[in-house]
RNA sequence: CGGGCCGGCCGGGCGACCGCGUCGGUUCAUCCAGAGCCGCCGAGGAAGGUCCGGGCUCCACAGGGCACGGUGGUGGGUAACACCCACCCGGGGCAACCCGCGGGACAGUGCCACAGAGAACAGACCGCCACUCCGGUUCGCCGGAGCGGCAAGGGUGAAACGGUGGUGCAAGAGACCACCAGUACGCCGGGCGACCGGCGUAGCUUGGCAAACCCCACCCGGAGCAAGGUCAAGAAGCCACGCAAGUGGCGCGUGUGCGUCUGAGGGCUGCUCGCCCGAGUACACGGGUAGACCGCUGGAGGCGGCCGGCAACGGUCGCCCUAGAUGGAUGGUCGCCAACCGUCACCCCGCAAGGGGCACGGUGAACAGAACCCGGCCUAUGAGCCGGCUCGUCCG
Numbered sequence: 001c002g003g004g005c006c007g008g009c010c011g012g013g014c015g016a017c018c019g020c021g022u023c024g025g026u027u028c029a030u031c032c033a034g035a036g037c038c039g040c041c042g043a044g045g046a047a048g049g050u051c052c053g054g055g056c057u058c059c060a061c062a063g064g065g066c067a068c069g070g071u072g073g074u075g076g077g078u079a080a081c082a083c084c085c086a087c088c089c090g091g092g093g094c095a096a097c098c099c100g101c102g103g104g105a106c107a108g109u110g111c112c113a114c115a116g117a118g119a120a121c122a123g124a125c126c127g128c129c130a131c132u133c134c135g136g137u138u139c140g141c142c143g144g145a146g147c148g149g150c151a152a153g154g155g156u157g158a159a160a161c162g163g164u165g166g167u168g169c170a171a172g173a174g175a176c177c178a179c180c181a182g183u184a185c186g187c188c189g190g191g192c193g194a195c196c197g198g199c200g201u202a203g204c205u206u207g208g209c210a211a212a213c214c215c216c217a218c219c220c221g222g223a224g225c226a227a228g229g230u231c232a233a234g235a236a237g238c239c240a241c242g243c244a245a246g247u248g249g250c251g252c253g254u255g256u257g258c259g260u261c262u263g264a265g266g267g268c269u270g271c272u273c274g275c276c277c278g279a280g281u282a283c284a285c286g287g288g289u290a291g292a293c294c295g296c297u298g299g300a301g302g303c304g305g306c307c308g309g310c311a312a313c314g315g316u317c318g319c320c321c322u323a324g325a326u327g328g329a330u331g332g333u334c335g336c337c338a339a340c341c342g343u344c345a346c347c348c349c350g351c352a353a354g355g356g357g358c359a360c361g362g363u364g365a366a367c368a369g370a371a372c373c374c375g376g377c378c379u380a381u382g383a384g385c386c387g388g389c390u391c392g393u394c395c396g
Stems, first nucleotide, its partner, number of pairs: 001392009010382001012337007020042002023039006044367001048378002051376005056224004069219004073087005088102001089100004103215002108213002110209003125154002127150003131146006162180006181205002183202008228294004237250005252286007265277004301320008339363005346357004
């Protein structure tokens, strides 16, 4: 100097003019609504997607079980999590470091494209070998047919049922032997644990997919601030569907019919019988759910010191903290600057590779935008800045 990996930071500042919202003050207007002026404050690192988890609110709920759904190496953190930290195992990279949707595949079922003879306790397509028969023969054999044996070689494939060497055999094969790899079991040692290391035994060699069904362990009530509540008005409340607007049903009000033990109507039950409950019930018509306020922002809050912990995080002390809109404010223009990029000459540092300064020119930006509040994850995004580590190049 260049490439790479990891972690962290920033998301601009000042001025002028115009403009918006809440709150407070004041003046005007006053039946309310409001208008002017002054002052304070006024988006984000993701406010976003709404994918998880919680607070809060309402509803439901004796307890248990099943089902649905979710989570899935181990240990820890947390209010909780599908998040975070540390570690284990597996994989990738020369390395720094990164990735894993990481329980179970001899509980069962199912699937494995294309190619291939065969895709799971397999498979004779080419091939190798023995025997029998036929034909040929230079008597070594060669060719063909039949019946068998063989998974060693070739070929297909992402994957073909351990590897190398030997023994063996007609040819072969864990058929047998040695070593290597794996698996299972036993013992010893280390670790809280996942797991790791060592020794021994057994030819045991058993393919992959569970984000296929399934099995195992653990977790889990539902809906959401348009939750929910208050005021006022009223004949006027609740439920279902819906993002909402709205629609429908029950209730309510008015009217009419029938009925109150000579019992309308309803339940068991879709109908009938039967039994039970029983004072209301059937039909028609009708209007309304507008508005204001609370919930609402100070909270699992931020920063710093000390202590504990490898860390996530916890404890403690001190300091700090003014968005709360609801047809939904937080903006626009101009100038200057910070910052960054490029470049000749000049200046400075250095033995050199190279670095810095001044000057001039350019950029001065992106994604986006609160709506009950938090913790995460994911996604979008820029001119950028800082630190650590790793690999390489050049110069001395």

The RNA shown here (Bacterial RNase P class A) has 396 nucleotides and comes from Nocardioides limicola. The organism belongs to Nocardioides, within Bacteria. Its Rfam family is "Bacterial RNase P class A". From the family's description: Ribonuclease P (RNase P) is a ubiquitous endoribonuclease, found in archaea, bacteria and eukarya as well as chloroplasts and mitochondria. The family's RNA type in Rfam is ribozyme.